[in-house]
Predicted 3D model of a 339-nucleotide RNA (Bacterial RNase P class A) from Massilia consociata. The RNAcentral record of the sequence draws on ENA and Rfam. The coordinates come from a structure-prediction model, not an experiment, and the mean pLDDT is 79. Taxonomically the source falls in Massilia (Bacteria, Pseudomonadati, Burkholderiales, Oxalobacteraceae). Its Rfam family is "Bacterial RNase P class A". By type it is a ribozyme.

C1' cells in the first nucleotide's frame, strides 16, 4: 500500500434574556389543634436517553390463590461457565459462511483459508405425517432390462434422497429440565360537599322555613350520631443487583477489595424559546495562488446563507430488538513491496 472485520465514544460548546416544573429558603398577610398550613413578592441551586421507544424475554416489589403429588397447557434444548434471573452474556466443540492475494483457465469463471459472522446444534429401529422440480416410479413396495431351479441375483437416465435399515422434529410426537395468576390504573392510609343507608330524638297539640324576636303566612319533615362509596390528598417513588476511579482473580462473561459521588421524581404529566459568538458540514459569491500553450484541474483564505438526526422519562432494574444527520478514536486478521 491492498483487502476483510470487530469494538468504544460524542449527540454541538459558551454567554445573555424570557419562560416551565418541582425542591430549599427570606419577607409580608391570613388561618391554626402551636406541629404547621395557605396566598403574594423575592433569592439559591436541580431538571431526559443511547435508545427514555417496541413491551419481546428475565427479575425486584405488591395483592390474590396455595398441605403434598400428578395430569393438561406454556417454554427451553451441544458441552462448560456467569448471574438475582433469563430464551441474555462468555468460552470451547461441531456445522455453514467468509476478501484481496495465490493457483487453474484465452476468457467467462472455478478453487482456499484468516480475523470475523450465523446456527430453535436433544432424539429419525417408539409411532404417525410429509418429501417441491425433475423422474416411468418418492416412501412401499412395486416397475423395466438382463439373469436364475426360484422375486434368485445384478443394473436402472432423473433427483437432496431410488429399488435401503434415505431425509425432515422451525409438522405432530418422545425424552430431559423449567413453569401459579394479575400487575404501580399493583397495593395501603386519610377523607369532604351533595345524594342515598342505619340508629336515636323532636314534629299536624304545627317542627323546619320566612334577616334577630313577636304576630302573621306556609304545611312535613327536621336535628344529632354512625357507616360505606366518590372528588381530593398522602404513601408506594427513587440510595440502587447504583455510578466513577484504582488495584486484584479469571482466556472471557463476571466477581472481589479500597476510595470517592448522590445524579429528574412529575403525575392529564415540566425539562423550552430567542439573540450573539465559536466549532462542524454543505453548496454559493468575490478576488488570490499553483499546474497547464489552451480547454480545464487543484488549493487554502474572506463574505454572507443553509443544516444539525432518531426520539423523549411515568414503580425500578438486567437483557434483546428496532430507529438514528454527522463525526471521532482504538483494535484484530491475511497479504504486496522496501529495509
Nucleotide at each position: 500500500g491492498a483487502a476483510g472485520c470487530a469494538g468504544g465514544c460524542c449527540a454541538g460548546g459558551c454567554a445573555g434574556c424570557c419562560g416551565c416544573u418541582g425542591g430549599c429558603u427570606g419577607g409580608c398577610a391570613c388561618c391554626u389543634u402551636c406541629g404547621g398550613g395557605u396566598g403574594c413578592c423575592g433569592g439559591c441551586g436541580g431538571g431526559a436517553g443511547g435508545a427514555a421507544g417496541g413491551u419481546c424475554c428475565g427479575g425486584a416489589c405488591u395483592c390474590c390463590a396455595c398441605a403434598g403429588a400428578g395430569c393438561a397447557g406454556g417454554g427451553u434444548g451441544a458441552c462448560g461457565g456467569u448471574u438475582a434471573a433469563c430464551g441474555g452474556c462468555c468460552g470451547u466443540c461441531c456445522g455453514c459462511u467468509g476478501a484481496a492475494a495465490g493457483c487453474c483457465g484465452c476468457a467467462a469463471g472455478g478453487u482456499a483459508u484468516a480475523a470475523g459472522g450465523c446456527g430453535a446444534g436433544g432424539a429419525a429401529u417408539a409411532g404417525g405425517g410429509c418429501c417441491a422440480c425433475a423422474g416411468a416410479g418418492a416412501c412401499g413396495a412395486g416397475c423395466g432390462u438382463a439373469u436364475u431351479a426360484a422375486g434368485u441375483u445384478a443394473c436402472g437416465g432423473u433427483g437432496a434422497a431410488a429399488c435401503g435399515c434415505g431425509g425432515u422434529a422451525a409438522c405432530c410426537u418422545c425424552c430431559a429440565c423449567c413453569u401459579g395468576g394479575a400487575g404501580c390504573a399493583a397495593u395501603u392510609c386519610c377523607a369532604a360537599a351533595u345524594a342515598g343507608g342505619c340508629a336515636c330524638g323532636c314534629g299536624u297539640u304545627g317542627a323546619u322555613g320566612u334577616u334577630g324576636c313577636u304576630c302573621g303566612c306556609g304545611g312535613a319533615g327536621c336535628g344529632u350520631g354512625c357507616g360505606g362509596g366518590u372528588a381530593g390528598g398522602a404513601a408506594g417513588c427513587u440510595u440502587g443487583a447504583g455510578c466513577g476511579c484504582u488495584g486484584g482473580a479469571g482466556u472471557a462473561a463476571u466477581c472481589c477489595a479500597g476510595c470517592g459521588c448522590c445524579u429528574a421524581g412529575a403525575g392529564g404529566a415540566a425539562u423550552g424559546g430567542c439573540u450573539g459568538u465559536c466549532a462542524u458540514a454543505g453548496g454559493g459569491g468575490c478576488g488570490u495562488c499553483c499546474c497547464g500553450c489552451a480547454a480545464g484541474g487543484g488549493a487554502g483564505a474572506c463574505c454572507a446563507c443553509u443544516a444539525c438526526a432518531c426520539a423523549g422519562a411515568a414503580u425500578c432494574c438486567g437483557g434483546c430488538c428496532u430507529a438514528u444527520c454527522g463525526g471521532c478514536c482504538u483494535g484484530c486478521u491475511u497479504u504486496a513491496c522496501a529495509u